The RNA shown here (FMN riboswitch aptamer (RFN element)) has 122 nucleotides.

RNA sequence: AAUAUUCUUUGGGGCGAGGUGUGAUUCCUCACCGGCAGUAAAGUCUGCGAAGGGAGCGAUCGCUCCCCCGAGUUGGUGAAAUUCCAACACCGACGGUAUAGUCCGGAUGAAAAAAGAAGAGA
Numbered sequence: 001a002a003u004a005u006u007c008u009u010u011g012g013g014g015c016g017a018g019g020u021g022u023g024a025u026u027c028c029u030c031a032c033c034g035g036c037a038g039u040a041a042a043g044u045c046u047g048c049g050a051a052g053g054g055a056g057c058g059a060u061c062g063c064u065c066c067c068c069c070g071a072g073u074u075g076g077u078g079a080a081a082u083u084c085c086a087a088c089a090c091c092g093a094c095g096g097u098a099u100a101g102u103c104c105g106g107a108u109g110a111a112a113a114a115a116g117a118a119g120a121g122a
Stems, first nucleotide, its partner, number of pairs: 005118006016030004031102002033092002035048004043090002052067006072088005094105003
């Protein structure tokens, strides 16, 4: 000096206009939205988290492991881009409810992570 570690803060967005109908922000038409890390700037690439399922441990909370986990092509520029530009597409957990990426709920939660402070031993 750095690291292990500890603490603090931060850490998810979107249904507007109409149609049908007893009833739909759920169906239909046009819309709107896009966590974190990497990298030529990413909802679609590579990985991670959350959510869901199974097993084990555990006094409750919870912890660990495994499974699962959606979707893009073409062209252009360039040293480099499935990330920029153009075009046309595609995707989006679980429960509730007239069938939900957008409403309500778990969730003013949790987490990947980011910033800052402190900081050993060897």